[in-house]
RNA sequence: GGGCCUAUAGGUAAGUGGUAUACCGGAUCGUUCGCAACGAUCAGUCGCCAGUCCGAUUCUGGCUAGGUCCA
Numbered sequence: 001g002g003g004c005c006u007a008u009a010g011g012u013a014a015g016u017g018g019u020a021u022a023c024c025g026g027a028u029c030g031u032u033c034g035c036a037a038c039g040a041u042c043a044g045u046c047g048c049c050a051g052u053c054c055g056a057u058u059c060u061g062g063c064u065a066g067g068u069c070c071a
Base pairs, nucleotide, nucleotide: 001070002069003068004067005066006065007064010024011023012022013021018054026042027041028040029039030038047063048062049061050060051059
């Protein structure tokens, strides 16, 4: 320098054109003398910039970061 793959909540992942989901973690409340466990509720997420589209996390291009292969 080039090819390919990946980027979603604090963590690990699902999802794939129609307002994003699960588990763990976090907060609050209940139960307890207290802790743990358990139950209920809540907060929190699509790497960045453009394009297409009525509508983009999803499709396209570029950039950034990571992985892998070639040189």